[in-house]
Context: one part of a larger RNA
RNA sequence: UGACGGGGGCCCGCACAAGCGGUGGAGCAUGUGGUUUAAUUCGAUGUACGCGAGGAACCUUACCUGGGAUUGACAUACAGAGGAAUGCGGCAGCGAUGUCGCAGCGUAGCAAUACGCCUCUGUACAGGUGCUGCAUGGCUGUCGUCAGCUCGUGCCGUGAGGUGUUGGGUUAAGUCCCGCAACGAGCGCAACCCCUACUGCCAGUUACCAACAGGUUAUGCUGGGGACUCUGGCGGAACUGCCGGUGACAAACCGGAGGAAGGUGGGGAUGACGUCAAGUCAUCAUGGCCCUUAUGUCCAGGGCUACACACGUGCUACAAUGGGCGAGACAGAGUGACGCGAAGCCGCGAGGUGGAGCAAAUCGCAGAAAAUCGCCCGUAGUUCGGAUUGGAGUCUGAAACCCGACUCCAUGAAGGUGGAAUCGCUAGUAAUCGCGCAUCAGCAUGGCGCGGUGAAUACGUUCCCGGGCCUUGUACA
Numbered sequence: 001u002g003a004c005g006g007g008g009g010c011c012c013g014c015a016c017a018a019g020c021g022g023u024g025g026a027g028c029a030u031g032u033g034g035u036u037u038a039a040u041u042c043g044a045u046g047u048a049c050g051c052g053a054g055g056a057a058c059c060u061u062a063c064c065u066g067g068g069a070u071u072g073a074c075a076u077a078c079a080g081a082g083g084a085a086u087g088c089g090g091c092a093g094c095g096a097u098g099u100c101g102c103a104g105c106g107u108a109g110c111a112a113u114a115c116g117c118c119u120c121u122g123u124a125c126a127g128g129u130g131c132u133g134c135a136u137g138g139c140u141g142u143c144g145u146c147a148g149c150u151c152g153u154g155c156c157g158u159g160a161g162g163u164g165u166u167g168g169g170u171u172a173a174g175u176c177c178c179g180c181a182a183c184g185a186g187c188g189c190a191a192c193c194c195c196u197a198c199u200g201c202c203a204g205u206u207a208c209c210a211a212c213a214g215g216u217u218a219u220g221c222u223g224g225g226g227a228c229u230c231u232g233g234c235g236g237a238a239c240u241g242c243c244g245g246u247g248a249c250a251a252a253c254c255g256g257a258g259g260a261a262g263g264u265g266g267g268g269a270u271g272a273c274g275u276c277a278a279g280u281c282a283u284c285a286u287g288g289c290c291c292u293u294a295u296g297u298c299c300a301g302g303g304c305u306a307c308a309c310a311c312g313u314g315c316u317a318c319a320a321u322g323g324g325c326g327a328g329a330c331a332g333a334g335u336g337a338c339g340c341g342a343a344g345c346c347g348c349g350a351g352g353u354g355g356a357g358c359a360a361a362u363c364g365c366a367g368a369a370a371a372u373c374g375c376c377c378g379u380a381g382u383u384c385g386g387a388u389u390g391g392a393g394u395c396u397g398a399a400a401c402c403c404g405a406c407u408c409c410a411u412g413a414a415g416g417u418g419g420a421a422u423c424g425c426u427a428g429u430a431a432u433c434g435c436g437c438a439u440c441a442g443c444a445u446g447g448c449g450c451g452g453u454g455a456a457u458a459c460g461u462u463c464c465c466g467g468g469c470c471u472u473g474u475a476c477a
Stems, first nucleotide, its partner, number of pairs: 001477002003474003007471007015461002019425005026316008034307002042052002063302006072125001076124008086103007106115003127291002130289003136285002138280003141276001143274001148187006154163003167178003193268004198236007208225002212223003239262001242256005318418001322377006334365003339358002344353003384415001389410007431453007
């Protein structure tokens, strides 16, 4: 100087407390451990475990079994030989591939030939998701959006180092004020950026419709309008600016006015010096090492989907604040051409048919659902719950056996609110309800967004956890 203390003081955070809803029990989904396996590819392990994976039937794919070729699936170059490239068909084969036949014959040049492309032979070389994240770059997690981390000069100390950065107040903040052997400065904080809440101006089509006119069973449907909603560009608006009180005449705090908004208005982006030889050689890049008829490469099939079990994360429930049936309520944000696909018709349904319209404020996806109104059910393993299984189908795709999603009929399991323990959340939040998007042929209970309905509680900081500042002890560094 740090680190540590079941030392002290001050302070903060859904840290506790006060509340609301869960997890831990059940079934299923998913990830992991373990076990099994020819293989169940690899990585991640306190900050891993619906993680890399924004989507494993083939492909992906790195794993296994079997079958092949060896200048190679891919790049560049040289030498030699041959041929346009390429497409179609037959035969053999699971296929890779082999073989036969047919079609095809580039550009320049009279031609020889040259160039481009392909095949074969040979040589340099290619290739490696092989190892080392403890050789590395880059990127990322974590402490932590915590308020800290430092420097120049000066001063103090033999020196390590200190001072500044400590102290008195204050703040979300090393935020600001005052004081002070310090005076300044940098990286962080804050602000500048984006969204959202109010409003003015400008602009109105595909959006809108108050007044006027026309028209319809009906609809901004039409003429038209530029008011309103909305869209989207430029501005305004909030600064403790004003008033009162407290305070040290400061910073600031408390209350109030006005205001759409009040003291950082709400949300996002933004992550200081550093810590963990943290994570990643399998995104990529890269040193070294290793393989080179194989640890590279092509193909078929299998596996990554196994299952006594253990854990994490979720979904659905256990019901009446509910379930079922019926009935003209109301969103936002997205997305669509190898696409979204309307009306109509067929089917109980998944869906089929159909093909209007739309590169989309125009058309489509697209019925929002919970809510509301009416009726049934009456506490029951039930009209709760839907696992499992049988049958019949739909769709995508060469192909759903291993191993897809969905529909219909039948079947109807566990489950009556969950031990010790444990998680999230302070407001348009939790809880609850549906909708969209990425990936994607198909496949979502996951992820990322969107809106609808919409709470309870916070006395307080003794205690648990994490953190900041000062101080104290130490046989630790």

This is a predicted structure of a 477-nucleotide part of an RNA (small-subunit ribosomal RNA, 3' major domain) from a metagenome. It matches the Rfam family "Bacterial small subunit ribosomal RNA". The coordinates come from a structure-prediction model, not an experiment, and the mean pLDDT is 84.